[in-house]
Predicted 3D model of a 360-nucleotide RNA (Bacterial RNase P class A) from Candidatus Onthomorpha intestinigallinarum. The coordinates come from a structure-prediction model, not an experiment, and the mean pLDDT is 77. Rfam family: Bacterial RNase P class A. From the family's description: Ribonuclease P (RNase P) is a ubiquitous endoribonuclease, found in archaea, bacteria and eukarya as well as chloroplasts and mitochondria. The family's RNA type in Rfam is ribozyme. The source organism's lineage runs through Bacteria, Pseudomonadati, Bacteroidota, Bacteroidales and Candidatus Onthomorpha. The gene name in the source record is rnpB.

C1' cells in the first nucleotide's frame, strides 16, 4: 500500500425568494397584522418479540395450546445484548499442538415409541466375498475384503484349528466417587464400572414462563330519536362477563335476530420521556454512578415543500504545477411511546483482526 472479513459513525450543508403546519410574545371591536424559535429515519419499513398506558367490576384452580432451555453478568423487561465453557468449521504450519476469525435451534437418547433412504449379505437377533476343520455334506470364525454416511471402540503383545476383550498393556468414549482450579458451565489428576451410533427444527420428557384486546385502545362534552312492523327464546331463567375449554364466580325479569328511523361536532389521549447530549468515575464488556447542559414534530382527507445559485462527495473526458467542462448523490416519509431483531441502502470515513507486497 492492496485484498478478505467483522464492527461503528455519516449518510449531503449554506444562501436567498416564495408556500404549507404548530408554538410563544405584542397590537386589534373582529377579519387578521408583526416578530421570535421549531417542522419526517438509520432505518420512519416488516408488525417478528419485550414493555409503559388503557380497558375488561374483582379474586382464582384445571386442562389446553404457545414459547425458551451451556454458564455468569446487563437491563423496566425480552426469543435481546457483553464476557466466558464446550462442540464444529476454516486459516497459518512439514505435521500436531497453539493462535486467529466464523458458527451453534447448546437441557434430556439410561423414561418411552419412531426413524436411518439407496447401495450392501447384514444397520443390530449379521455372514457375501475370505479364513480355519472335513472325502464330501456340513460346522466354526469374525482378524482380512467389499457396499455405505456409518458395519459391534482403536494401537500393540499373546492365544487359537483359523480368531475373537479371549488374555494383558496403553489408549479412546460413557456412568459414578475422590480431589485440585474456577462465582459457575467447565478443565486437570486419580480410583472403580462399562462398551454399537447417530438423530428430539421427529413424537415426547424435564424445568421454567406467558389473561385478552390495542390508541380505530380508552374517557369526557354535545346532538339527536321510533321500536310503527314481523319472527324465535325464557319466565329466578334465557342471556352476557371474567377465559381458548371446564369448575369457579359475578351482572342479569327481559333477550336474539329481521326490517325501519334519527344523530355522528369537538376536547382529551397526543409527545417531558426506563428522554438526548457533554464531562469525570467504576467495570475486560455490555453497562452503572454523579454533575453540567437542551426541550428538538404533533397533523387529524393528513402539514414538513417549490425554485434558483454555491459548497461538499463520486463518476466521465480533456489538460495536467494548478485547472476546465459534462453526468451524478442510495434506501426511503412519522400517526401513543420506547428497548431489541430482521430485511433495504449509492457512496464517505474510522478501528480491529487475518494474508501478500514493498521501504525503513
Nucleotide at each position: 500500500g492492496u485484498g478478505c472479513a467483522a464492527c461503528a459513525u455519516c449518510g449531503u450543508u449554506c444562501u436567498a425568494u416564495c408556500g404549507c403546519c404548530g408554538g410563544g410574545a405584542g397590537a386589534g371591536a373582529a377579519g387578521u397584522c408583526u416578530c421570535c424559535g421549531g417542522g419526517a429515519g438509520g432505518a420512519a419499513a416488516g408488525u417478528c418479540c419485550g414493555a409503559g398506558c388503557a380497558a375488561c367490576a374483582c379474586a382464582g384452580a384445571g386442562c389446553a395450546u404457545c414459547a425458551u432451555a451451556c454458564u455468569a453478568c446487563c437491563u423496566a423487561a425480552c426469543g435481546g445484548g457483553u464476557a466466558g465453557g464446550c462442540a464444529g468449521g476454516u486459516u497459518u504450519g512439514g505435521g500436531a499442538a497453539a493462535a486467529g476469525c466464523c458458527u451453534g435451534a447448546c437441557a434430556g437418547a439410561g423414561a418411552g415409541u419412531g426413524c436411518c433412504a439407496c447401495a450392501g449379505a447384514a444397520a443390530a437377533c449379521a455372514a457375501c466375498c475370505g479364513c480355519c476343520u472335513g472325502c464330501a455334506a456340513a460346522g466354526g470364525u469374525a482378524a482380512g475384503g467389499g457396499u455405505g454416511a456409518a458395519a459391534a471402540u482403536g494401537u500393540g503383545a499373546g492365544g487359537u484349528a483359523a480368531g475373537a476383550g479371549c488374555u494383558c498393556a496403553c489408549a479412546a468414549c460413557c456412568c459414578g466417587g475422590c480431589u485440585u482450579a474456577g462465582c459457575g458451565a467447565u478443565a486437570g489428576g486419580u480410583c472403580g464400572g462399562g462398551u454399537g451410533g447417530g438423530u428430539a427444527a421427529a413424537c415426547c420428557u424435564u424445568a421454567u414462563g406467558a389473561g385478552u384486546u390495542g390508541a380505530a385502545a380508552g374517557a369526557c362534552c354535545a346532538a339527536a330519536u321510533a321500536u310503527a312492523u314481523c319472527g324465535g327464546a325464557a319466565u329466578c331463567a334465557a342471556g352476557g362477563g371474567c377465559u381458548g375449554c371446564u369448575c369457579g364466580u359475578c351482572c342479569g325479569c327481559u333477550c336474539c335476530g329481521a326490517g325501519g328511523g334519527g344523530u355522528a361536532g369537538g376536547u382529551c389521549g397526543u409527545u417531558u420521556g426506563a428522554g438526548g447530549c457533554c464531562u469525570g468515575u467504576c467495570g475486560c464488556g455490555a453497562g452503572g454512578c454523579a454533575g453540567g447542559u437542551c426541550c428538538u414534530a404533533g397533523a387529524u382527507u393528513a402539514a414538513u415543500g417549490a425554485u434558483a445559485g454555491a459548497a461538499c462527495g463520486g463518476c466521465c473526458u480533456g489538460g495536467u504545477u494548478u485547472c476546465a467542462g459534462g453526468c451524478u448523490g442510495a434506501c426511503a416519509g412519522a400517526a401513543c411511546u420506547c428497548g431489541g431483531c430482521u430485511u433495504a441502502c449509492a457512496g464517505a470515513u474510522g478501528u480491529u483482526g487475518c494474508a501478500c507486497u514493498u521501504u525503513u